[in-house]
Molecule: small-subunit ribosomal RNA
Organism: uncultured prokaryote
RNA sequence: AACGAACGCUGGCGGCAACCUUAACACAUGCAAGUCGGACGAGAAACCCGCCUUCGGGUGGGGAGUACAGUGGCGGACGGGUGAGUAACACGUGGGUAACCUGCCCUCGAGUUUGGAAUAACCCACCGAAAGGUGGGCUAAUACCGGAUGCCGUCCCGGGAUCCUCGGAACCCGGAACGAAAGGUGGCCGCUGCUUUAGGCCUGACACUUGGAGAGGAGCUCGCGUCAGAUUAGUUAGUUGGUGGGGUAAUGGCCUACCAAGACAUCGAUCUGUAGCCGGCCUGAGAGGGUGAUCGGCCACACUGGAACUGAGACACGGUCCAGACUCCUACGGGAGGCAGCAGUGGGGAAUUUUGCGCAAUGGGGGAAACCCUGACGCAGCAACGCCGCGUGGGUGAUGACGCAUCUUGGUGUGUAAAGCCCUGUCAGAAGGGAAUAAGGUUGGAUGUUUAAUAAGCGUUCAACUUGACUGUACCUUCAGAGGAAGCCCCGGCUAACUCCGUGCCAGCAGCCGCGGUAAUACGGAGGGGGCAAGCGUUAUUCGGAUUUACUGGGCGUAAAGGGCGCGUAGGCGGCCCGGUCAGUGAGAAGUGAAAGCCCUCGGCUCAACCGAGGAACUGCUUCUCAUACUGCCGGGCUAGAGAGUGGGAGAGGAAAGUGGAAUAUCCGGUGUAGCGGUGAAAUGCGUAGAUAUCGGAAGGAACACCAGUGGCGAAGGCGGCUCUCUGGACCACUACUGACGCUGAGGCGCGAAAGCGUGGGGAGCAAACAGGAUUAGAUACCCUGGUAGUCCACGCCCUAAACGAUGGAUACUUUGUGCAGCGGGUAUCGACCCCUGCUGUGCAGGAGCUAACGCAUUAAGUAUCCCGCCUGGGGAGUACGGUCGCAAGGCUGAAACUCAAAGGAAUUGACGGGGGCCCGCACAAGCGGUGGAGCAUGUGGUUUAAUUCGACGCAACGCGCAGAACCUUACCUGGGCUUAAACUGUACACGACUCAGGCAGAGAUUCUUUUCCCUUCGGGGACGUGUAUAGAGGUGCUGCAUGGCUGUCGUCAGCUCGUGUCGUGAGAUGUUGGGUUAAGUCCCGCAACGAGCGCAACCCUUACUCUUAGUUGCCAGCGGAUAAUGCCGGGAACUCUAAGGGGACUGCCCCGGAAAUCGGGGAGGAAGGUGGGGAUGACGUCAAGUCCGCAUGGCCUUUAUGUCCAGGGCUACACACGUGCUACAAUGGAUGGUACAAAGGGUUGCGAAGCCGCGAGGCAGAGCCAAUCCCAGAAAACCAUCCUCAGUUCGGAUUGCAGUCUGCAACUCGACUGCAUGAAGUUGGAAUCGCUAGUAAUCCCGGAUCAGCACGCCGGGGUGAAUACGUUCCCGGGCCUUUGUACACACCGCCCGUCACAUCACGAAAGUUGGCUGCUCUUGAAGUCGCCGAGCUAACCCUUCGGGGAGGCAGGUGCUUAUGGUGUGGUCGAUGAUUGGGGUG
Repeated sequence: AACGAACGCUGGCGGCAACCUUAACACAUGCAAGUCGGACGAGAAACCCGCCUUCGGGUGGGGAGUACAGUGGCGGACGGGUGAGUAACACGUGGGUAACCUGCCCUCGAGUUUGGAAUAACCCACCGAAAGGUGGGCUAAUACCGGAUGCCGUCCCGGGAUCCUCGGAACCCGGAACGAAAGGUGGCCGCUGCUUUAGGCCUGACACUUGGAGAGGAGCUCGCGUCAGAUUAGUUAGUUGGUGGGGUAAUGGCCUACCAAGACAUCGAUCUGUAGCCGGCCUGAGAGGGUGAUCGGCCACACUGGAACUGAGACACGGUCCAGACUCCUACGGGAGGCAGCAGUGGGGAAUUUUGCGCAAUGGGGGAAACCCUGACGCAGCAACGCCGCGUGGGUGAUGACGCAUCUUGGUGUGUAAAGCCCUGUCAGAAGGGAAUAAGGUUGGAUGUUUAAUAAGCGUUCAACUUGACUGUACCUUCAGAGGAAGCCCCGGCUAACUCCGUGCCAGCAGCCGCGGUAAUACGGAGGGGGCAAGCGUUAUUCGGAUUUACUGGGCGUAAAGGGCGCGUAGGCGGCCCGGUCAGUGAGAAGUGAAAGCCCUCGGCUCAACCGAGGAACUGCUUCUCAUACUGCCGGGCUAGAGAGUGGGAGAGGAAAGUGGAAUAUCCGGUGUAGCGGUGAAAUGCGUAGAUAUCGGAAGGAACACCAGUGGCGAAGGCGGCUCUCUGGACCACUACUGACGCUGAGGCGCGAAAGCGUGGGGAGCAAACAGGAUUAGAUACCCUGGUAGUCCACGCCCUAAACGAUGGAUACUUUGUGCAGCGGGUAUCGACCCCUGCUGUGCAGGAGCUAACGCAUUAAGUAUCCCGCCUGGGGAGUACGGUCGCAAGGCUGAAACUCAAAGGAAUUGACGGGGGCCCGCACAAGCGGUGGAGCAUGUGGUUUAAUUCGACGCAACGCGCAGAACCUUACCUGGGCUUAAACUGUACACGACUCAGGCAGAGAUUCUUUUCCCUUCGGGGACGUGUAUAGAGGUGCUGCAUGGCUGUCGUCAGCUCGUGUCGUGAGAUGUUGGGUUAAGUCCCGCAACGAGCGCAACCCUUACUCUUAGUUGCCAGCGGAUAAUGCCGGGAACUCUAAGGGGACUGCCCCGGAAAUCGGGGAGGAAGGUGGGGAUGACGUCAAGUCCGCAUGGCCUUUAUGUCCAGGGCUACACACGUGCUACAAUGGAUGGUACAAAGGGUUGCGAAGCCGCGAGGCAGAGCCAAUCCCAGAAAACCAUCCUCAGUUCGGAUUGCAGUCUGCAACUCGACUGCAUGAAGUUGGAAUCGCUAGUAAUCCCGGAUCAGCACGCCGGGGUGAAUACGUUCCCGGGCCUUUGUACACACCGCCCGUCACAUCACGAAAGUUGGCUGCUCUUGAAGUCGCCGAGCUAACCCUUCGGGGAGGCAGGUGCUUAUGGUGUGGUCGAUGAUUGGGGUG
């Protein structure tokens, strides 16, 4: 885009068209084929009128020569329906018929004569339920039969001449034989008869007979075209042909007898499946593809099968006979029927209409005609089934109304939409008017023709009368009034159109991709929007898009796809020149290509759809003529293809025979002694019965080191010691010769690694299976020790490989460079090389070109031609079934159901690798000290509990949030209270307080009691508070996977990007890679890149040196004073220090290395040297990392509670497990005594001195200090001295008892500290694991935050103060760059394979069971044709002696044939089947 459509929702009008696609299923009822009295005989009744009447009726006329029936003629072979069958001369197209027929019709010719015998109807009788039938009798014809005639026809004989496809055909002349007929009717004059008719030599039209010709219609036949399957490859006995005969309208095995053995088929016979064919229709740019409704042509069929009759025509839809199935009637004896005609019914189905009107028109049948018949046809009805047209209103109208939706609460959208105002009048409605389709027919007049005729007939014309189903329809006018008339689908992308609510992987959607798991533009609803519109969507189907079967117009190295290789048949294709031919090819002409349809023009319905006219076209087929370049064919020639000759050399080419040495293993002998062998390490194994090792010898089998090479040969598989024999091919040089002999190659034939199979040999080594030993979680493996088939030979099979260059063969052409192998030529030389060059083979690199890219590139995957093979999404599956080959294994051929929305190629960026390279890090190594064992502290898990609040979970949770849970905190639990609330804001109303203080009750919260202020015009107002109502408030409730912010981590790792340019089809690349170098993408050099940004570094702070300035609270060298002593005082500004500003370090200098440059190594100087140490500083990003319980925040939830107040409890539990720490286990120590040296901090709700008291914690006391001033504050380890002497101790301090101190409202649950007493585990810690590279580790104290109190934690400070680093091989972890592989991209914590279990689906096998179609065998043998018989019966003709006979016919019988049925046995295709097999999906 289309449709004979259906379904869902909806539905105003009209025109035109079309409407059982399914059950060729079954049919009730009515109608669909009759007509002619001008072919014939017979012939009513009802009723009306008249007469008669015995009143029962009778009779005459009309009805009426009507109806019904019959004989006869023509028509029922057309028209109408359907598509079952049919793969065929059925259809289409073009021919032939010299092999034929043709009623009615047209035209031309000739005729129409004379006789006869019957028979229906009718009457009578009989049989039957009926349908129907039998016998007897009468009768007519345009029914039937005989004779005559013969223009003429047919056939035969003879003669002539024409054409031809050479078979024959048609024509003319002569002769012989055979062969016709029917009349009825209109008219009328003369004639006959007779006066009524009638006959007829007259005439008209019709009918009849016989011929010719035509038109139209059939029959037969031929060329070409016409579906699929080869898992259908052979078929055929009347089969193919001939002769004779039969049959037909006619050819023919159409039939028959005989003879011959043919005929068809890979150019697809036969078989199977499917199907009516065409003009056309749909689609498509076309070529094609699909289709074959309506209209038209042809065919076939008419309940199923068979058969003939009649006829011009049938093997006959509304005819006959027979058989079968079914239905109906029946008196059970027997009969009837055929809607695939029009309506209609049932049934089937998703689905398809009225039992309508009319012959008015068109057409058909009959008739002389009038007319009759016509479910053909013309109309109407039903149904949006389709196409086309029209309408459902138009203009104006902003307070942008209401409502609805949304909402940021201002608004916005629906929306000029509505209302309102002004108009119009299509359609529908009402009223009125009102066509065309009608031509004709009858009657009368005029006239022409015919005729003897003014008649009749035929024709023209005039007048009158008359014919319409649709239909009072189309159309026109008037009336009233916007009044009666809009839906459907869609809105994630494709694809035009977006929001809210509900739902929460549910419900659902979905054409593909895919939506839905709490913010869904995708589900459902709503608002809004988009599209189409009396329709809109969905479904089914076809074509297109799809160059996705490729003729136009595809491919095969890696995506699917080159046969494993050759030889060769058919076939296809084929070198140069000349001549012929004209089949192909081209041109012209003629015929045909029906009509309709498509296209163009014009015209008719108001337009359109629709219809009419004309044209074009119908790309095809046939015939004739012309052309002759090319192809074909025929003939002749050529040598460039191909073959051949001579001479050469190369080679693992093949077959067979022989032969050689090395090595392995075995055996024999010698020497010799304890191991050998094997592995990552071992063991099994061998060995004291003498191995391994070594020497000599023997026998045997297999393979051939070095040479050896991207070397050679071969078609491929493949071929490797040497010699000989036989043999194939290629190559080079030269050249007599042949003369296209060529290329390819479906089938076919042959070869074909390894493994495997059969028979017989052989068997050293190796070695499936097998055994043992190891390894391992296991190890039916990898490793080891053994070891059998096999490997070897001969003969025969098998026939497959990643049989690969994943690249079929042949020929030609197309830039280069450089190797190797074989054979030549040239130059040169004494000669060999070198050098130049030709042919053949074999490699590498690379250009144009090609390619999706990778890549290929004279050995093409380039440019062309020819031939073969093969491909058409993945899986199922190279499976099943069938066939074929094979001894088997198995090979070749080779599907489908079902299932998926991909499978795949090449390349790109990442990520990953038990890949590679480079580099780095306390990563390893080298060291030091720990953890893991103990006790305790602390956090976590688990458990427990009313609650043990919550969060954090590898590194990067676990002394984390918590810089400090007794109450508070607190979020948890129990219990008691409150509900506009504990706190905030607005509005309205009411009240007058509130605060403070005191008292009662209570665990407390709370409750009760007592008590307002300011201004005033005295009405009231205000402030504040309380209460009520309302909007709201509150929530540590949920979602960190809705978020902001902040943080952790990779990682202070060196990376991450951009612009322009360039390269690539593109993703992308380049830059950023490379060579160096660095801590660094740091820098330098090079470079199709040039620049830039965020990171690095630097700038900042601190520390180390120094200078300047300043000099208190800090300092004190020199001067002076004072003290027991002290910067204590005067003073000083030097030093230390403090804190502000400068300087200093930059590879600046020297040497060496390096191509250079960066840079590196060393050195000098310097407080410091190569970023001096430390800090702050954290790129693009990753982890849906962490946090809604810090804060903020969307959404959801809650509102006498999940809010809020209070008391008590809990977060502190305790079988256990883990993390982080502290203290130890001791002598580098412990205890006691003595005695030194810090830094950085804090302090007024505070730090708190001296002094006194207490063993002590601490108390009393209160100086000083808002701090370089005073206080905390004693630093400790260290050092000196004494004791302890290796022990569960003078180590260790847990635990427990008693007594206390301090803080606090309060130390029971549950604080810290002190004294006395107690004195547990623990003697250096398994596997494993952590930190640290210098002022670091280790060790020792000090301070601070939090804080009433509580520190082994955290944050900071200083004191003492090491060891080691060869080095980057390895391990671990992390990072960077580059390369490689990838089936990963959620990125290896990836992806993914198979079994098993369960569910489900389709398929295969299967003892069988069952059905369809069909072959063969035998049997049965209806009806009918044909043949034969025909004793029974018999009108026409003939003969007759009139009795009869003959000819012919009929009944009947019989034979051939044959439908249906039966029997047996096969083939093929399904269905089903216990069980079973694999496959798909989940």